[in-house]
């Protein structure tokens, strides 16, 4: 220094051809139980790494930048 992949909920991960941001565990609130663990109901939680552009419309498309990981020299 080139390259190629990833970055979305605390964790781990999905997100289709660009059109309501989603699952599991985990935390929280209640049931059930002598209690706790296990079952069962509910409910919140997210600046989709960041900054730009395209476009009516961007997690998704371009473009730079930080972080990570593999290559290469």
């Nucleotide at each position: 220094g080139c390259g190629c992949u990833g970055u979305u909920a605390g964790c781990u991960c999905a997100g289709u051809u660009g059109g309501c941001a989603g699952a599991g565990c985990a935390g929280c609130u209640c049931c059930c139980u002598u209690u706790u663990a296990a079952g069962g109901a509910g409910a919140a939680g997210g600046u989709c790494a960041c900054u730009g552009g395209u476009u009516c419309g961007a997690g998704c498309c371009c473009a730079g930048u930080a972080c990570a990981g593999c290559g290469c020299a």